[in-house]
RNA sequence: GCAGAUGGUCGGGCAGCUGCAUGCCUUUGGCGUGAGGAAAGUCCGGGCUCCACGAGAAGAAGGUGCCGGGUAACGCCCGGCGAGAGUGAUCUUAGGGAAAGUGCCACAGAAAGCAAACCGCCAUUGUAUAGUGGUAAGGGUGAAAGGGUGCGGUAAGAGCGCACCGCGGAAUCUGUAAAGGUUCUGGCAGGGUAAACCCCACCUGGAGCAAAACCAAAUAGGAAUGACAGGCUUCGGUCAGAUGUUUCUCGCAUUGUCGUUCGGGUCGGUUGCAAGAAACUAGGAGCAAUCCUAGUUCCAGAUGAAUAGCUGUCGAUUACAGAACCCGGCUUAUAGACCAUCUGCAUUU
Numbered sequence: 001g002c003a004g005a006u007g008g009u010c011g012g013g014c015a016g017c018u019g020c021a022u023g024c025c026u027u028u029g030g031c032g033u034g035a036g037g038a039a040a041g042u043c044c045g046g047g048c049u050c051c052a053c054g055a056g057a058a059g060a061a062g063g064u065g066c067c068g069g070g071u072a073a074c075g076c077c078c079g080g081c082g083a084g085a086g087u088g089a090u091c092u093u094a095g096g097g098a099a100a101g102u103g104c105c106a107c108a109g110a111a112a113g114c115a116a117a118c119c120g121c122c123a124u125u126g127u128a129u130a131g132u133g134g135u136a137a138g139g140g141u142g143a144a145a146g147g148g149u150g151c152g153g154u155a156a157g158a159g160c161g162c163a164c165c166g167c168g169g170a171a172u173c174u175g176u177a178a179a180g181g182u183u184c185u186g187g188c189a190g191g192g193u194a195a196a197c198c199c200c201a202c203c204u205g206g207a208g209c210a211a212a213a214c215c216a217a218a219u220a221g222g223a224a225u226g227a228c229a230g231g232c233u234u235c236g237g238u239c240a241g242a243u244g245u246u247u248c249u250c251g252c253a254u255u256g257u258c259g260u261u262c263g264g265g266u267c268g269g270u271u272g273c274a275a276g277a278a279a280c281u282a283g284g285a286g287c288a289a290u291c292c293u294a295g296u297u298c299c300a301g302a303u304g305a306a307u308a309g310c311u312g313u314c315g316a317u318u319a320c321a322g323a324a325c326c327c328g329g330c331u332u333a334u335a336g337a338c339c340a341u342c343u344g345c346a347u348u349u
Stems, first nucleotide, its partner, number of pairs: 001345010012314007020034006036320001040331002043329005048208004053251006061204005066080005081095001082093004096199002101197002103193003118139002120135006147165006166188001167186008212271004222262007230239003241255004278297008
């Protein structure tokens, strides 16, 4: 100097005038504040509100899936392990189980779950462009062909034998663990696929601020109809049954339960509504995520939906794009400016 990787910041600022919304006050006014890094998607997890009668045991449906840690929690984050990609910095990972079972592996090919012989090689035969026997090293097909490389051996070959690698098993060492190393042993193999069904381990009530609470007002405590449902009784009730949950058991409550059709009222106001699992600064613990301690601050609350216009100046940033109960994440979109660390290449000293 060029190329690349990872992490982070900004994405308009300051002043004046007029205007808009809102909070507070000493109220014809004054003071303060006023859209985002994703506010988006509605994909996860919760806080909060209401509902489900409770307890126990099963089941259904759904979710997660290596180890350890963080967190209110998570399918998130941090740190590791294994596998793969890359020269590398780094990146990706739907990463438990194929010896519980089922399914699938098209076409091509001899053969794709219990095997297989098309060409070829070797031996041999009644001459033979053929037949018989052996073989799976060489070739072909394919995503994948029953370990790989080399040596020996053989009629030709083959783990047939040997060495190394691989695979199975045992022991031992390191590590919290996932896992890794070492030694010994067995010629030896139970293909692949679970982001296919399935098995295993763990987790999970439902609905959602249009939740819900209060005030005010109004109507019709409406009408018709179907199905299921018992006995005893001194008429007080009692036993069963039914309903309240997907099933069962126990308890509790009710005495009916489950529908269909027609028709009527309320479209108002207030609260919920922002002081938070909050933000920032400093110190400490930790590789980190994060946690602890101390201090400082209050930074939107609309409801047909508020931040616009002008001037000056700095900047260049002309992108994606506007809160609607709140928070922690993930994913997607994004013109451009800047910072830090690391890797590779070339050159010079």
Molecule: Bacterial RNase P class A
Organism: uncultured Alphaproteobacteria bacterium